[in-house]
Molecule: transfer RNA
Organism: Phaeocystis globosa
């Protein structure tokens, strides 16, 4: 350099082949229970979907750059 793929809460993964509040485990806080600490139960926060632009009534999803990582050709 070229082709191919992957990018989502702190960490794994969903989202019906574009459709109206991005959800769920785990874990982090916070209260309950316990002498205490786990375990359990309640609750809460935490995501500019990697990032700009375009299609559209509507984009996490579909097209274009570009940044990052795997795989591959030479």
């Nucleotide at each position: 350099a070229g082709g191919u793929u992957u990018g989502u809460a702190g960490u794994u993964u969903a989202a019906u082949u574009g459709g109206u509040u991005a959800a769920a485990a785990c874990g982090u806080g916070a209260a309950g229970c316990u002498c205490a600490u786990a375990a359990c139960u309640u609750u809460a926060a935490a995501a500019u979907u990697a990032a700009a632009g375009g299609u559209u009534c509507a984009a996490c999803u579909c097209c274009u750059u570009u940044c990052a990582g795997g795989c591959u050709u030479a």